RNA sequence: CACUCAUCGAGACCGGCUGAGGGAUAAGGCCCUUAGACGCCGGGGCAACCGCCAGGCCUAACCAUCCUGGAAAGGUGCCAACUCCUGCGACGCCUGGCGCGUCGACAGAUGAGCG
Numbered sequence: 001c002a003c004u005c006a007u008c009g010a011g012a013c014c015g016g017c018u019g020a021g022g023g024a025u026a027a028g029g030c031c032c033u034u035a036g037a038c039g040c041c042g043g044g045g046c047a048a049c050c051g052c053c054a055g056g057c058c059u060a061a062c063c064a065u066c067c068u069g070g071a072a073a074g075g076u077g078c079c080a081a082c083u084c085c086u087g088c089g090a091c092g093c094c095u096g097g098c099g100c101g102u103c104g105a106c107a108g109a110u111g112a113g114c115g
Base pairs, nucleotide, nucleotide: 001115003113004112005111006110007109008108013043014042015041016040017039021032022031023030027086028085029084044079045078046077049075050074052070053069054068055067056066083107088104089103090102091101092100093099094097
């Protein structure tokens, strides 16, 4: 970096450094930000993907897969706003419009696997 699978309306903040933009992406909206954002470092926390433990399913018996539950010492991840919202497509609703809602696509993030 490509591909595959799963998940993405929950949850979780302090200190130090720095100093002007930041919220992935064209555009629009909205928001955060010199009362110091973003980022980096330290500590703390959240969560439970992998790994771990127990049970179930299966089996002649095991194992693996799969399902359920548990713990949080390991590997990651995360700690403003739904992935901040919209954009593209389909459908529904009535108040008939820059309206509301649902689903999907695209893109993205994270994990696991694989090349």
Molecule: SAM riboswitch aptamer (S box leader)
Organism: Gammaproteobacteria bacterium